[in-house]
Context: one part of a larger RNA
Molecule: large-subunit ribosomal RNA, domain VI
Organism: alkali sediment metagenome
RNA sequence: CGAUGGUGUCUGAGGGGAAGGUGCCUCUAGUACGAGAGGAACGAGGCAUCAUAGCCACUAGUGCAUCUGUUGUCCGGUAGGGCAUUGCAGAGCAGCCACGCUGUAGCAGAUAAAGGCUGAAAGCAUCUAAGCCUGAAACUGUCCCUAAAACGAGACACCUUCGAGGGCUCCCAUAGAAGAUGGGGUUGAUAGAGCUGGGGUGUAAGUCGGGAGCUUCGGCGACCGAUUCAGCCCGCAGCCACUAAUAGUCCGGAAU
Numbered sequence: 001c002g003a004u005g006g007u008g009u010c011u012g013a014g015g016g017g018a019a020g021g022u023g024c025c026u027c028u029a030g031u032a033c034g035a036g037a038g039g040a041a042c043g044a045g046g047c048a049u050c051a052u053a054g055c056c057a058c059u060a061g062u063g064c065a066u067c068u069g070u071u072g073u074c075c076g077g078u079a080g081g082g083c084a085u086u087g088c089a090g091a092g093c094a095g096c097c098a099c100g101c102u103g104u105a106g107c108a109g110a111u112a113a114a115g116g117c118u119g120a121a122a123g124c125a126u127c128u129a130a131g132c133c134u135g136a137a138a139c140u141g142u143c144c145c146u147a148a149a150a151c152g153a154g155a156c157a158c159c160u161u162c163g164a165g166g167g168c169u170c171c172c173a174u175a176g177a178a179g180a181u182g183g184g185g186u187u188g189a190u191a192g193a194g195c196u197g198g199g200g201u202g203u204a205a206g207u208c209g210g211g212a213g214c215u216u217c218g219g220c221g222a223c224c225g226a227u228u229c230a231g232c233c234c235g236c237a238g239c240c241a242c243u244a245a246u247a248g249u250c251c252g253g254a255a256u
Stems, first nucleotide, its partner, number of pairs: 005159006014146004020050008033038001051104005059098001061096002066091005071084005093235001106142004114134004165251004170184004190244003194239004198234004206227005213220002
């Protein structure tokens, strides 16, 4: 912009799709077949691998949120910090992920090559000329995604000048380059703070006790123990209106 007031739910013409590939094993079966030696298949089930789509309960990786240890230096010392590749190192939730997990049936239709039935032309024969039956990972459905811009522009329900509905603004994230999308806006748990739970790290500071030793005899002292599963932290969950979603504004008035 169109369809011409809107909102929601659909239909599905059409479009797209890895809608999987291969191998091995077991049963079928030591069966059919074969004198024996040997030795199948249809079908059913399982596994592996490759590819592909998705997911994060487990396992693993990462984890420049976080916690801890520690070196050099600076902030006079302590405490607490800055910088040095995140200084280096040890852990690590969420998230993201693979090395982890789950999917990727089967069937039908119409066929190709091909195999056939009936059967003339041509008293026979002949799958073909009329007619009919089979037959493939290819084709068309069933499955997944999309789709009314399908110009044949669809359908249904509801609302609408007693203003339907939408945009902006505001708080946000299951969304995100910007737009867009989705949720919420006091008739409220949308985000933050707080509390509780859960989780990470690993036992804070201060104080008390001990302490190799040093000492100017006053004390000092690495480190150890207790206080202390502490302290610090959390992109998670719940509770809770304490804070902020206040207040507003614009479009929209429709039928040749």